Background: A computed fold for a 71-nucleotide RNA from Paludibacter sp., annotated as transfer RNA. The sequence is in RNAcentral, with records from ENA. The prediction has a mean pLDDT of 81.
[in-house]
RNA sequence: GAAUUGUUCGCUUGGUCUAUAGCGCUGCCUUGACAGGGCAGAGGUCGCCGGUUCGAAUCCGGCACAAUUCA
Numbered sequence: 001g002a003a004u005u006g007u008u009c010g011c012u013u014g015g016u017c018u019a020u021a022g023c024g025c026u027g028c029c030u031u032g033a034c035a036g037g038g039c040a041g042a043g044g045u046c047g048c049c050g051g052u053u054c055g056a057a058u059c060c061g062g063c064a065c066a067a068u069u070c071a
Stems, first nucleotide, its partner, number of pairs: 001070007010023003025041006047063005
C1' cells in the first nucleotide's frame, strides 16, 4: 500500500414493527447485619461526516479505529 470483516448504554448481545435483553449501576422492600431475593429507575442522538429515501442502526460513498490475509 491492497483485500475482507467488524464498530450499538460501563461489559456482552438481539434487532427491517421507530433501539432489545442479560450482567453491572442507583433507590426502595426484606435482614440485627451481610449475602441472597423482590420491586422500581437511570443510562444510547447505533464510530464520525455526507448521500439515497416520505422514512436509515439497517442501503451507498468518504474518513477513523480494530482484527485477519496479501504485497